RNA sequence: GUAGAGGUGCAUAUUUCAAAAGUACACAAGCCAAUGCUAUAAGGAGCAGAAGAAGUUUGUCCAAAGGGGAAUGUGCCGAAGAGGGGACUUGCCUUAUCAUGUUUCUUCUGGUUGUGCAGUUAACAGCUGUAUGACUGUCAUCUUUUUAAAAAGAUGGAGCGCUAC
Numbered sequence: 001g002u003a004g005a006g007g008u009g010c011a012u013a014u015u016u017c018a019a020a021a022g023u024a025c026a027c028a029a030g031c032c033a034a035u036g037c038u039a040u041a042a043g044g045a046g047c048a049g050a051a052g053a054a055g056u057u058u059g060u061c062c063a064a065a066g067g068g069g070a071a072u073g074u075g076c077c078g079a080a081g082a083g084g085g086g087a088c089u090u091g092c093c094u095u096a097u098c099a100u101g102u103u104u105c106u107u108c109u110g111g112u113u114g115u116g117c118a119g120u121u122a123a124c125a126g127c128u129g130u131a132u133g134a135c136u137g138u139c140a141u142c143u144u145u146u147u148a149a150a151a152a153g154a155u156g157g158a159g160c161g162c163u164a165c
Base pairs, nucleotide, nucleotide: 001165002164003163004162007077009076010075011074012073013072014071015070016069017068026060027059028058029057030056031055035048036047037046038045039097040096041095042094043093044092080109081108082107083106084105085104086103087102088101090099091098110136111135112134113133114132115131116130117129118128119127120126138157139156140155141154142153143152144151145150
């Protein structure tokens, strides 16, 4: 370099389900009375507003995204995930921050899973981190069985691994 293996394996698209949520928005009415909106702060610009802003109460109508489960298809086996940094992009303009998307660099994690704690989250879902177990693939060392191949047990390692060429 090429081809492969792990198994409740990984990602993604579509469909569907729960939750988000009887929430947000919208509309109507009441109270109140001067501000409010364009992500946040400052400065601008624009717009709405006493023909009643914001707030609040009640009623009517009633979502979606992100996150998750399942099925099917597709692509795969550092699959991929998580953390951190850079560049570009969008959110009216400028500066700073924050968020969205794309891309890139880097660190950590072999895979699945139980429990405790912490974080994230609308969430008791899920995910991440960590501690401690179980299962599993793989290699190394030692022991046992065995002619051998191989199997079993113990300990240890990490995907920068392992198998074949």
RNAcentral holds the sequence, with entries from MGnify. Predicted 3D model of a 165-nucleotide RNA (Lysine riboswitch aptamer) from a chicken gut metagenome. Rfam family: Lysine riboswitch aptamer. Rfam links the family to the GO term lysine biosynthetic process. Rfam describes the family as follows. Riboswitches are metabolite binding domains within certain messenger RNAs that serve as precision sensors for their corresponding targets.